Predicted 3D model of a 289-nucleotide RNA (Bacterial RNase P class A) from a Candidatus Dojkabacteria bacterium. The organism belongs to Candidatus Dojkabacteria, within Bacteria. It is recorded under the gene name rnpB. Rfam family: Bacterial RNase P class A. By type it is a ribozyme. About the family: Ribonuclease P (RNase P) is a ubiquitous endoribonuclease, found in archaea, bacteria and eukarya as well as chloroplasts and mitochondria.
RNA sequence: CAAGUAUUCUAGAUGGUUGCGCCUAGAUAAUAGGUGAGGAAAGUCCGGACUCCGUAAAUGGAACCAACGAGAGUUGGAUGGGAGUGAUCUCAUGGAGAAAAGGGCAACAGAAAGAUAUACCGUCCCGCUGACUUAUAGUUGGCGAGAUAAGGGUGAAAUGGUAGUGUAAGAGACUACCGGGUAUUGUAGUAAUACAGUAUCGCGUGGUAACCCCUUCCUGGAGCAAGGUCUAACCGCAUAGAUAGAUAACCAUCGUUAUACAGAAUCCGGCUUACUGAAUACUUGCGCA
Numbered sequence: 001c002a003a004g005u006a007u008u009c010u011a012g013a014u015g016g017u018u019g020c021g022c023c024u025a026g027a028u029a030a031u032a033g034g035u036g037a038g039g040a041a042a043g044u045c046c047g048g049a050c051u052c053c054g055u056a057a058a059u060g061g062a063a064c065c066a067a068c069g070a071g072a073g074u075u076g077g078a079u080g081g082g083a084g085u086g087a088u089c090u091c092a093u094g095g096a097g098a099a100a101a102g103g104g105c106a107a108c109a110g111a112a113a114g115a116u117a118u119a120c121c122g123u124c125c126c127g128c129u130g131a132c133u134u135a136u137a138g139u140u141g142g143c144g145a146g147a148u149a150a151g152g153g154u155g156a157a158a159u160g161g162u163a164g165u166g167u168a169a170g171a172g173a174c175u176a177c178c179g180g181g182u183a184u185u186g187u188a189g190u191a192a193u194a195c196a197g198u199a200u201c202g203c204g205u206g207g208u209a210a211c212c213c214c215u216u217c218c219u220g221g222a223g224c225a226a227g228g229u230c231u232a233a234c235c236g237c238a239u240a241g242a243u244a245g246a247u248a249a250c251c252a253u254c255g256u257u258a259u260a261c262a263g264a265a266u267c268c269g270g271c272u273u274a275c276u277g278a279a280u281a282c283u284u285g286c287g288c289a
Base pairs, nucleotide, nucleotide: 001285002284003283004282005281006280007279008278009277012254013253014252015251016250017249018248020036021035022034023033024032025031038261042272043271045270046269047268048267049266050223051222052221053220060218061217062216063215064077065076066075067074068073078093079092080091081090082089083088094214095213102212103211104208105207115159120152121151122148123147124146126144127143128142129141130140131139132138133137160178161177162176163175164174165173179203180201181200182199183198184197185196186195187194188193227235228234229232
């Protein structure tokens, strides 16, 4: 210097002239004084206030940990995925019963989609049989009956991985290591959890709960055009504001240039989206010393 990441701030200030809405004073006038959009006023996605209707269930929602908060939610953390060279960002989170039960689904492809499953190709044993040869044997082909989940192939997903033993060929069938399940101990942490150890199990029982379902907790509906009465352009209605709606224009000075997105309609809080300029920290690359 360039590109990026995170966080924060900003959205002109002062004065003058003219104009508009509302309030106060004034006499219902003239006039004077005061006050007058945003960080998102937006989307209307959540939570609440408020109003009316209803009062019971259905439906719906939430679901790792901690702090804060009425809540929505925010901040930080945990575990497991994903993106990026990186700073960093992002998605998910009770339960698939073994510990509290069950039912369903998996298009197409594939032999087989969950049951101590499955034999399409392949591999291998045996029987019968053909051919060939270096001929009491071997090689190879066909048929039959079996073994096999190593290898190939299908799929998003195919029943732990590597090596060895073993075997006709194979296989956690067995062994070692890795991984995993269950029980348990220690250490660290508020916790989720992490790390380390011990014992035991060869370790089939997978995915989907955004399909029904189960567990725990929460949950009525419509919305200010709600509605109320005194029927008024009254209240609801506001330290901007209610007749569909004012909040503006110009000039001067300062400033670094005054530019972007954008205009309140019951109110408050959050989320999301749009967008100007800047600061700080960090990352990557290039250049110079």